[in-house]
RNA sequence: CUUAUCAAGAAAGGUGGAGGGAUAAAGGCCCGUUGAAACCUUGGCAACCCCUCAAUGUAGGAAGGUGCCAAAUCCAGCCCAGAUGGGGAAGAUAAG
Repeated sequence: CUUAUCAAGAAAGGUGGAGGGAUAAAGGCCCGUUGAAACCUUGGCAACCCCUCAAUGUAGGAAGGUGCCAAAUCCAGCCCAGAUGGGGAAGAUAAG
């Protein structure tokens, strides 16, 4: 850079000790000393790559490579329509 997906799903323990929710600034809302981030262990989710084939599917699987495990990518920010919806941007992940 291209393509696809992003309202589903899945957490316990240990260390740690005040922040965290991707992103510059400002905003809303929320999580957090009943223990945040980070690291480690174990477990799990999903099925992009992958594996299987009485068959190429709206199929089955999960050993391996990634990813992920509060809330829609937490919401919003820009545009359109108008009160909630559509699109976009940015971002994340995967494959190339």
Predicted 3D model of a 96-nucleotide RNA (SAM riboswitch aptamer (S box leader)) from a marine eukaryotic metagenome.
Its mean pLDDT, the model's own confidence on a scale to 100, is 80.
The RNAcentral record of the sequence draws on MGnify.
Rfam family: SAM riboswitch aptamer (S box leader). From the family's description: The SAM riboswitch is found upstream of a number of genes which code for proteins involved in methionine or cysteine biosynthesis in Gram-positive bacteria.